[in-house]
């Protein structure tokens, strides 16, 4: 520099990850349809299903210049009538014109439709044709002469409904037929000569044969001629257009593996324009095929179209090539060309006519109809252009073709206005109620006029053709060239241009969870419904429906439906296979595929130039033309591909030659449970015999069943018999794998090694094939000791077809022959080179060093780079490359069915699809579990004490009940709980009776001096209704000081609004419970890991602690733990008053005095209050520990190792509790779901069940007497002395607002006395009686007292609860609840034990590791039978259809053959005679008539596909059915492969065999020292 212009993902398996896989979405299209919606043009386009049937019209004619007629006009002439003598009529010739049925000649084989068949030389590319043909046309040669017979029209005459037919008569040609010429051509021969791989072709000379013709028109007008143009006839050539033939390629199926008798090939002949078994007779036995014949399926096929970066994939509408076909099937005929879409023949099926005898017919041609269907137009216009066909031409004809209708079916433009307008109008929606938003939108003001609409005007398409006129060429015309007039437009008065008015007439669909742009309100309440794929809906839905408001595309806009993209999801380009799906159980080995080192030739592959072809259109560049675009023209590129020809030779390939390294053989050694067969051995079993013995042996978790007094087990000795080989023994050895293990012979395969002496590439994989091939299992015939499927019997247990046990048959064993399968595993196919090491083991070899070195083949473990989705693998690769072979492509159905092969059989190889699922799956990670495994810890268990569970009582709940029994609390973590206290009140409930701006709050309006307020009184259960009567304040202004005005307070009347213990604790704050006072639970920031996450936080120690220490890819922090508060134990220090009295003092009483009491003074010693302080910290000593953290002891001290005790509750968890402590969203209730009153209920009672009290006694009960506290509480109050009452209490009031006064006697205790084991002098329930107290009121429904009564209950069954010290039991006192109501709750103090040996169980909990199919997390998760529903499907006696074919009968039309008689102008011979006529005969021809061939039909037995089919098999999906628990952890019997048998079912068992088994030992490697 030049060229190349192109390649996006997303979403969904899991708590999370990563990775394998499937599904699905986004893009493009599309001959579409639906659905909503619709201004305008322009250009295309339009039965995809019924190759279904078709009414009616049109879609092939055309030439009178080939030919007799026929007809009609016009004219001329001739005639005839009739007369008016030139008129009419009629007949005739002729000439000009028009139209014409028939003969004739040319088309009709083109054009125009379909795609049914065809898997095939049909098509597509390239040859070939020396194997061929060509009407018209073009160009050269040469000819065109003479003659003959018919025949149709026409005309007569029949037949027939009709369609047509038949028979006679006449006639014509460019119709047909003989002769004659032969330039020629063809045939049959001769001779020369070229060319060709080759069979052969072509040229030239010559002999023989055979073969031709047609005329019409027009001119001149000297005509028996000339010429023109149009034809005809022989021929060569040329274009065009076709046959035929090769090669290359053209789908799926092998669950189609063999197929063919005209098959294959040959001579020889038929046939064709020609090659050829194409077709006959004969010969030979060939031919085709895994490189896929045969056989079934589906398909017209190419350019191109549609998508993809490409490579590919899919496709064959429109336009063009080519094939094939024209109701279904056969056939031939005519011609140049057909076996013929608007021809014929025949069959056959349908329609129609019909006089029932016979006929017509063929829209896959334009249009149109029925019919099928989701679905596809007008019974139009014109030949004016373009094409074609007749034609001398004018011309004619043409649904080919132009053009116009219809349909948003598609592509393409345009347009529904612009510009300006904020009080950001009004309405809609939302709202936190402030606003936001629709929104410059809109109104309103100014323009403008595309399109539609109305008026004017108006083409191009007509290059041309006719025709006329003129002029030139050639000239007799004819004809050509030029310049001219005229005439010709379906489409159409259109395209277009110009005017006029007018914002006037013109927007919709579809989305709004994520993917995927775009978000609220409402209704709905797992219903209605969305849904492409996850997945939304169960009362606050951005995912249903409607509204607003947003995206997006736009005359369109979704939906469906189908293709390709994405899918690297079938991978050439560009994929795997150890665990995800996938390496064949092994081996040997054919075809095929790959193959060492060197030389030589060759040129097949390759490569390069170069030539043909690769139709046009199309894509694609560049221009051009419709106002632009679609669309259209014209260049060019491009068509990656075949052919042919030259060259190149380095790789493959071919041939030839050599070479030793691959590979093989030779020698010399080597080790070995390779393999066969055959002797042989000793242990150990069980049997049988004898012997000793004597009551149990065996069995198991523990039995039991079996054995055994008819003598077992045990022991001894002898016999038998089978079957396995202890130790040796090992990640040792051999073998291809399966597998091999006592010991000796035999016979056999193979490995290593060393030496390098032979061969000279002889390798290497290997489809199909053939061997070999554990276990079990089968035939057959032995054998049979143990073990042992089935099966018997015990146990076990809900059940136990099982784990366990006593027996035991097949079987294991040997012969012989089958079976072909296993987790036949390294879950890793062979081969060959290559790529760091290290340390072990088996066999060899080898080195002066040898416990070592170095090699070579094997076996093992660690480990570098590499790889891997990770574990992991790593020279014995799962690493880098080669080669060859097997496999795979979501999960389930299903390794099923069917169909084939093997097999005795059991099954074995091979191997689907219908349907459903959105995953199934691998590695790994972090929880959480485990009837896994370490370590620790708790009143978790043991050790004790003492309770509960049984009575009776209280209390709370469930259940019942009831109008109501209000509500909530429900495993632990509800149950004397919310409730620190239901007779009313509380009070929510229940029944009655009332009240409606309300019992309560805040605002607004209006009204009132007799107004607020206070009311006797009436009714009422009472709420509440009524009501004489009495009777008002404050503030402002004015004032004559009485009053007016307006206010405020209060009321009354109305409106907003209150009010709700009415739902949702699953919408929520707030508090709380509960793991658990358990040590955890986490960050930063470094590291490691693709990631999820690790790591720290893990190890070793230690601790009551993630408490401290040490170690350490972590190095620090945070919450929790400890500590800091409170209390309590010693001590000191301060202060004493109501506290306290040791000492001192003084008064009093009492008294015999000491002495006691009281009261004072005094005093703070002491107690004690209550405030500060001291202590305690493993500091000290000894031991032990790693010099640590701690631990053990010890001392001193009140107290010792956290001293006792409380408060303090990490991160979460349980959708835990509470909406009725409050608080709050939403939704509800509003003369009631609010509020008032009275009564009633919450107190109810067959029953259960939880928490407690009392006892059941003598450690006790009564009775006397008599000791010592604490913490609290008192003004609606505690209430003293003192009196009354047995008593509850009264009655009294003194103190006391409290360290003073009251409540206030503490009780177990003590010391003395009765009781004497009873239902008692124990219990004390129930029940009469009588009474106190509180309060408006104790009946429902308070407590207490007194007499009487004197129930259960003699210590509690399974089970279960609390306590580790001042604790457990026991004993009393106190306070809370606003009268009264404690056995309950909170809390004081008194007397005061026993036991912990320990951590094996039970329950919880902490670390750590393992295992997992668990993650809602074991209360997980999960398998089969069975029953019910649906929905595909396999079998099945049948049955019914299609399809191809096999055999034979039958045979239509038609080719060809052959025919005695029969018919017959032309030409040949011939006879007659009237000389153009009958006649005979032969050549040729035809009818008819027979023969191959064959279409459609028939008849047989099979094939093969399909529909259907009583019953059946299984199999899939379904709501919370059902019976086990088989699997996931050691799944509770480890589990899973094969196989065999059993069993309701998942399964069990046997026998072999895997690890993809958890645990604990113990060996071997390995790693550090």
């Nucleotide at each position: 520099u030049c060229u190349u212009u192109g390649g996006a993902g997303g979403g969904u398996u899991u708590g999370a990850u990563c990775c394998u896989g499937g599904c699905u979405c986004a893009g493009a299209a599309u001959u579409a349809a639906c659905g909503c919606u619709g201004g305008c043009a322009g250009c295309g386009u339009g039965u995809c299903u019924u190759a279904a049937a078709c009414a009616u019209g049109c879609a092939a004619g055309u030439c009178g210049a080939a030919c007799g007629g026929u007809u009609c006009u016009g004219u001329a002439c001739c005639u005839u009538u009739g007369c008016u003598u030139g008129c009419a009529a009629g007949g005739g010739u002729g000439c000009a014109g028009g139209a014409u049925a028939g003969u004739g000649g040319c088309g009709a084989a083109c054009g125009g439709g379909u795609g049914a068949g065809u898997a095939a030389c049909g098509c597509c590319u390239g040859g070939a044709u020396a194997a061929c043909c060509u009407a018209c046309c073009c160009a050269u040669u040469g000819g065109u002469g003479g003659g003959g017979g018919a025949u149709a029209a026409u005309c007569c005459c029949g037949a027939g409904a009709a369609a047509u037919c038949g028979g006679g008569u006449u006639u014509a040609a460019u119709a047909c037929c003989g002769c004659a010429u032969g330039u020629g051509u063809a045939c049959c021969g001769a001779u020369a000569g070229a060319c060709u791989c080759a069979a052969g072709u072509c040229u030239a000379u010559u002999g023989g044969u055979a073969c031709a013709a047609a005329g019409g028109u027009c001119c001149u007008g000297u005509a028996u001629a000339g010429g023109g143009u149009c034809g005809c006839c022989a021929a060569u050539g040329g274009a065009u257009g076709g046959g035929u033939c090769c090669a290359u390629g053209u789908c799926c199926u092998a669950u189609c593996a063999g197929g063919u008798a005209g098959u294959u090939g040959g001579c020889a002949g038929g046939g064709u324009a020609a090659u050829g078994g194409c077709c006959u007779a004969c010969c030979a036995a060939g031919c085709c095929u895994a490189u896929g014949a045969c056989g079934g399926g589906u398909a017209g096929u190419c350019g191109g179209c549609c998508u993809g970066a490409g490579a590919g994939g899919g496709u064959g509408a429109c336009c063009g090539g080519c094939c094939a076909c024209a109701u279904g099937g056969g056939g031939a005929c005519u011609g140049a060309g057909a076996c013929a879409c608007g021809g014929c023949c025949c069959c056959a099926a349908c329609u129609c006519c019909u006089a029932c005898g016979g006929g017509a017919g063929g829209c896959a041609g334009c249009a149109g109809u029925u019919u099928a269907g989701a679905a596809a137009u007008u019974u139009g216009g014109g030949c004016a252009a373009u094409g074609u066909c007749c034609g001398a031409a004018a011309g004619g004809g043409u649904g080919a073709c132009c053009c116009a209708g219809c349909g948003a079916c598609g592509c393409u433009g345009c347009g529904u206005g612009g510009g300006g307008g904020a009080u950001g109008a009004a309405g809609g929606c939302c709202c936190u109620c402030g606003g936001g938003u629709u929104g410059u939108a809109a109104a309103c003001c100014c323009c403008u006029g595309u399109u539609g609409g109305g008026g004017a005007g108006g083409a191009a398409g007509a290059a041309a053709u006719u025709u006329u006129g003129c002029a030139c060429a050639c000239u007799u015309u004819c004809u050509g060239u030029g310049c001219g007039g005229a005439a010709u437009g379906a489409c159409g008065g259109u395209a277009c241009u110009c005017c006029c008015a007018a914002a006037g007439a013109a927007a919709g669909c579809c989305c709004c969870g994520g993917c995927u742009a775009a978000c609220u309100c409402c209704g709905u309440g797992c219903c209605a419904g969305c849904a492409g794929c996850c997945g939304c809906g169960g009362u606050a839905a951005u995912a249903c429906g409607g509204a607003g408001g947003g995206g997006g595309c736009a005359a369109g806009c979704g939906u469906u439906a189908u293709u390709c993209g994405g899918a690297a999801u079938c991978a050439c380009u560009g994929g795997g296979u150890g665990u995800a799906a996938a390496g064949a159980g092994g081996g040997c080995g054919u075809a095929g595929g790959c193959g060492g080192g060197u030389c030589u030739g060759u040129a097949a592959g390759u490569c390069g130039a170069g030539a043909g072809u690769g139709a046009a259109a199309g894509c694609c560049a560049u221009g051009g033309g419709c106002u632009c675009a679609a669309c259209u023209c014209a260049u060019g590129a491009a068509u990656u591909g075949c052919u042919c020809u030259c060259g190149a030779u380095a790789c493959u390939g071919c041939a030839g030659a050599u070479c030793u390294u691959g590979a093989g053989c030779g020698c010399a050694g080597u080790a070995g449970g390779g393999g066969a067969g055959a002797g042989c051995g000793g242990a150990a079993c069980u049997c049988c015999c004898a012997g000793u013995g004597u009551a149990g042996c065996g069995g198991u978790g523990g039995a039991a069943u079996g054995c055994g007094u008819a003598g077992a087990u045990a022991u001894u000795g002898g016999g038998a018999g089978g079957a396995a080989c202890a130790c040796c023994g090992a990640u040792g050895g051999c073998g291809a794998a399966g597998g091999c293990g006592g010991c000796u012979c035999u016979c056999u395969g193979g490995u290593c090694u060393g030496c390098u002496g032979c061969u000279g590439a002889c390798g290497c994989u290997c489809u199909g094939g053939c061997c070999c091939g554990a276990a079990a299992g089968c035939u057959a015939g032995g054998g049979g000791a143990g073990c042992g499927a089935a099966u018997g019997g015990g146990a076990u247990u809900a059940g136990a077809u099982a784990c366990c046990c006593c027996a035991g048959u097949a079987g294991u064993c040997c012969u012989a022959g089958c079976c072909g399968u296993a987790a036949a595993c390294g879950a890793u196919g062979g081969g060959c080179a290559c790529u760091a090491g290290g340390u072990g083991u088996a066999g060899g070899u080898u080195c002066u060093u040898a416990u070592g070195g170095a090699u070579c083949u094997g076996u093992g473990c660690c480990g570098u780079a590499g790889c891997u989705a990770a574990c992991g693998c790593a020279u014995u690769a799962a690493g880098u490359g080669c080669c060859c072979c097997a496999c795979c492509u979501g999960g389930g159905g299903a390794g099923u069915a069917c169909g084939a092969c093997c097999g005795c059989a059991a099954g074995g190889u091979u191997g689907a699809a219908a349907c459903u699922c959105a995953a199934a799956g691998g590695a790994a990670u972090u929880g959480a579990c485990g009837g896994g495994g370490g370590c620790c810890c708790g009143c978790a268990c043991a050790a004790g004490c003492g309770g509960u569970g049984g009575a009776g009582g209280a209390u709370g709940u469930g259940g019942u009940u009831u109008a109501a029994u209000u509500c909530g609390a429900u495993g632990a973590u509800a149950c004397g709980c919310g409730a620190a206290g239901a007779a009313c009140c509380u009070u929510a409930c229940c029944u009655g009776a009332g009240c409606u701006u309300g019992a309560c709050a805040u605002g607004c309006u209006g009204g009132g001096a007799g107004u607020a307020c206070c009311g006797a009184c009436c009714c009422g259960a009472a709420a509440g209704g009524g009501a004489a009567g009495g009777g008002a304040u404050c503030c402002c202004g004015a004032u004559u000081a009485u009053u007016c005005g307006g206010g405020a307070a209060g009321c009354c009347a109305g409106c907003a609004c209150a009010g709700g213990u009415g739902c949702u604790g699953c919408a929520u704050g707030g508090c709380u419970g509960u793991c658990g006072u358990c040590a955890g639970c986490u960050c930063g920031u470094g590291c490691c890991g693709u990631g999820a996450g690790g790591u720290g936080u893990u190890g070793g120690g230690u601790u009551a602690a993630g408490u401290c220490c040490u170690c350490u890819a972590a190095c620090g922090a945070g919450c929790g733990c400890a500590a800091c508060c409170c209390u309590u134990g010693c001590c000191u220090u301060u202060a004493g008053u109501u506290g306290c009295c040791a000492g001192u003092c003084c008064c009093g009483a009492u008294u015999u005095u000491u002495a006691u009491c009281g009261a004072g003074a005094g005093g703070c010693a002491c107690u004690c209050u209550a405030a500060a302080g001291a202590g305690a910290c493993u500091g000290c000593c000894c031991c032990g520990g790693u010099u640590a953290a701690c631990g053990g002891g010890g001392a001193g001290g009140a107290a010792g190792g956290u001293g006792g005790g409380g408060a303090u509750g990490a991160c979460g968890u349980c959708a835990a509790g509470u909406c009725a402590u409050c608080a709050u969203g939403g939704c509800c209730c509003u003369u009631a779901u609010g509020c008032u009153c009275a009564g009633g209920g919450c107190u109810a009672c067959a029953c259960a069940c939880g928490u407690c009290c009392u006892a059941c006694a003598a450690u006790g009960g009564c009775c006397a007497g008599u000791a010592c506290a604490a913490u609290g509480g008192g003004c609606u109050g505690c209430g003293a002395a003192a009196c009354c009452g047995c008593g509850a209490g009264g009655u009294g009031g003194a103190g006391c607002c409290a360290a003073u006064c009251c409540c206030a006697u503490a009780a177990a205790g003590c010391u003395g006395g009765c009781c004497c084991c009873a239902g008692u002098u124990c219990g004390g329930a129930u029940u009469g009686g009588a009474g106190u107290c509180u309060g408006c009121a104790a009946u429902u429904c308070g407590a207490c007292u007194c007499c009487a009564u004197g129930a259960a209950g003699u210590c509690g069954g399974a089970a279960u609860c609390g306590c580790u010290a001042g604790u457990a039991a026991u004993c009393g006192c106190g306070g809370a609840u606003a009268a009264g109501u404690a056995u309950g709750c909170c809390g004081c103090g008194g007397u005061g034990a026993a036991u912990a040996c320990g951590u094996u169980c039970u329950c919880g909990g902490g670390c750590c590791u393992u295992g997992u199919a668990c993650a809602c997390a074991c209360c997980g998760c999960c398998c089969g039978u069975c029953a019910c529903g649906c929905c595909a499907u396999g079998g099945a006696a049948g049955u019914c259809g299609g399809c191809a074919a096999u055999a034979c009968c039958c045979g239509a039309a038609g080719u060809c053959g052959c025919u005695a008689g029969c018919c017959u102008a032309a030409c040949c011979c011939u006879g007659a005679c009237u000389u153009g006529u009958c006649g005979g005969g032969g050549a040729g021809g035809g009818a008819a008539g027979c023969g191959c061939c064959c279409a459609a039909g028939g008849u047989a037995g099979g094939g093969u596909c399909g529909g259907u089919g009583a019953c059946u098999g299984g199999g899939g999906c379904g709501a919370a059915g059902u019976c086990g628990u088989a699997a996931c952890a050691a799944g509770g019997u480890a589990g899973c492969c094969g196989u065999a048998c059993g069993g309701g079912a998942a399964c069990g068992u046997g026998c072999g065999g895997c690890u993809g088994g958890a645990u604990c030992a113990c060996c071997u490697c390995c790693u550090u020292u």

The RNA shown here (small-subunit ribosomal RNA) has 1569 nucleotides and comes from a bacterium.
The sequence is in RNAcentral, with records from ENA.
It matches the Rfam family "Bacterial small subunit ribosomal RNA".
Model confidence (mean pLDDT): 84 of 100.